A computed fold for a 73-nucleotide RNA from a Pseudomonadota bacterium, annotated as transfer RNA. Model confidence (mean pLDDT): 80 of 100. RNAcentral holds the sequence, with entries from ENA. Rfam family: tRNA. The source organism's lineage runs through Bacteria, Pseudomonadati and Pseudomonadota.
RNA sequence: GUGACCAUAGCUCAAUUGGCAGAGCACCUGGCUGUGGACCAGGCGGUUGCGGGUUCGAGACCCACUGGUCACC
Numbered sequence: 001g002u003g004a005c006c007a008u009a010g011c012u013c014a015a016u017u018g019g020c021a022g023a024g025c026a027c028c029u030g031g032c033u034g035u036g037g038a039c040c041a042g043g044c045g046g047u048u049g050c051g052g053g054u055u056c057g058a059g060a061c062c063c064a065c066u067g068g069u070c071a072c073c
Stems, first nucleotide, its partner, number of pairs: 001072007010025004019056001027043005049065001051063003
């Protein structure tokens, strides 16, 4: 340099191929407990990497960019 794949909550990942952004862990509050852990109930947390385009509507499609992984040269 060329090509492929990936980027969504603090972390690991979903979102049924365009129609309300979710789960587990973590964190916070309460219950339980002599205290803590475990367990139970509830809660907080997101410009879906960045910028455009298509569309009534984009996390999902198209283009460019940034970062990461891999292959080739």